This is a predicted complex of two RNAs, RNase P RNA and transfer RNA, with 437 nucleotides together. The coordinates come from a structure-prediction model, not an experiment, and the mean pLDDT is 78. Rfam match: Bacterial RNase P class A. Rfam classes the family as a ribozyme.
């Protein structure tokens, strides 16, 4: 003075009060009163993933269109969680990665700049000139986010992978390590084959739509008209397939009427907690024990004391530095009691807010 | 409580397939006209393209989080 893990989110006590249960008493038979228990969060929030349940008959193919996208686990799954490989940043503990494919194919690169994608020649170097020009070259120079490998030397009129070493880099084979992604090591090749797919696109995998205001059933209330209509409807994009209805009129669409109540889904669950195994770990096996909100204008809250935590006020002592002004330190007393925020069919993540505190580990 | 849309000058609203300096009406301001005033004519001026980050040479435009609004559903 930094990293990473986990854990906690003021405690006690008295006192009024709220939901819920469960028991006892009353009775007016669904309330009323007494007594027991239990009452938010680590993100309950965003509504971004991914299931559980319900309905859409069954959850059937194809094409469209959405998603993920290095690699082996783990999960009920997952864009999520561990391990590992690569590339980056950091002295380091460590952190971060839409991280398959750009020699499958189409596109795109604006301004500058001579030239921007089977490149090109503006100054410049060279050889020639009738001095106006004409070949020839890419070594330097200059534009630009980016200019078609770099040193060195041979060679030349000047040059240049036109040619050689050595070095970066791409493709290939061989060989040795990993389950694998890769990595190590020889060797050949053409001399260079650039960047964007979070642009179309391609490849692999994965995906049927809605969503507890799904949905089930009591209970009360009501009125129906008019139009379209068979190429219908389940199928929330299409096509086939399948099921059902149906001119005695499915069904849609407009207008009008009626309800604004209850009860279930709804709290036992992929549940919490100790232990012990088995694995680097995520995380899963067994055993033992608990039982832990459930509101429907939405409970979970106010007061007061006392005590700790951190802030502050410098009023009061006390000490110690100074010549002094005045500064640190410790007690006493005052204040201020905290951030972020509140369940709503549940769960496993993920982002995002968030005073502080506490414990490991490691640098 | 669930599901969708959508933020650009003061106000309604375009916006390209990413590319030099982001436009249009109304409104404001100056001028011109007229005795004046409106109207018409001329030129201006105003912009964190909600806000952070990424991805690209390069974002208002892709790609993710966050903040506000609006709808539709019993």
């Nucleotide at each position: 003075a930094g990293u990473u893990c986990g854990c906690c989110a003021g405690a006690c006590a008295g006192u009024c009060g709220c939901c819920g249960u469960c028991g006892c008493u009353g009775c007016u038979u669904g309330c009323a009163g007494c007594g027991g228990c239990g009452g938010a969060g680590g993100a309950a929030a965003g509504u971004c993933c991914g299931g559980a349940c319900u309905c859409c008959g069954c959850a059937g193919g194809g094409c469209a269109g959405a998603g993920u996208g290095c690699u082996g686990g783990g999960u009920a799954a997952c864009u999520c969680c561990c391990a590992g490989g690569c590339g980056g940043c950091g002295u380091g503990a460590g952190c971060c990665g839409a991280c398959g494919g750009a020699a499958a194919g189409u596109g795109c690169a604006a301004c500058a700049g001579a030239g921007a994608g089977c490149a090109g020649a503006c100054c410049g170097c060279c050889a020639u000139u009738u001095c106006g020009g004409u070949g020839g070259c890419a070594a330097g120079g200059g534009u630009g986010a980016a200019a078609c490998g770099g040193u060195g030397g041979u060679g030349u009129a000047a040059g240049a992978g036109a040619c050689c070493a050595c070095c970066a880099g791409c493709g290939g084979a061989u060989c040795g390590g990993g389950u694998g992604a890769c990595c190590g090591a020889u060797u050949c090749g053409g001399c260079u084959u650039g960047g964007c797919a979070a642009a179309c696109c391609c490849c692999a995998c994965u995906c049927g739509g809605a969503g507890c205001a799904a949905g089930a059933c009591c209970a009360a209330g009501c009125a129906g008209a008019g139009g379209c209509g068979a190429c219908g409807g389940g199928c929330g994009g299409c096509c086939c397939g399948u099921c059902c209805a149906g001119a005695u009129g499915a069904g849609c669409c407009u207008c009008g009427g009626g309800u604004a109540g209850g009860u279930c889904g709804c709290a036992c669950g992929a549940g919490g907690g100790u232990g012990u195994c088995g694995g680097c770990a995520a995380c899963g096996g067994c055993a033992c024990u608990c039982c832990c909100a459930g509101a429907u204008g939405g409970a979970u809250g106010g007061c007061u004391g006392u005590c700790u935590u951190c802030g502050g006020g410098c009023a009061c002592c006390g000490g110690c530095c100074u010549c002094a002004c005045g500064g640190c330190c410790g007690g006493u007393c005052c204040c201020u009691c905290a951030a972020c925020a509140g369940a709503a069919u549940c769960c496993g993540g993920c982002u995002u807010a968030u005073c502080g505190g506490c414990g490991g580990a490691c640098u | 409580g669930g599901c969708g849309a959508g933020g650009u000058a003061g106000c309604u609203c375009a916006g390209a397939u990413g590319g030099u300096u982001a436009g249009a009406g109304c409104g404001u301001c100056g001028g011109a006209u007229u005795c004046a005033u409106a109207a018409c004519c001329c030129g201006g001026a105003g912009g964190u393209c909600a806000c952070g980050g990424g991805u690209u040479c390069a974002a208002c435009u892709c790609c993710c989080g966050u903040c506000c609004u609006c709808g539709c559903u019993a």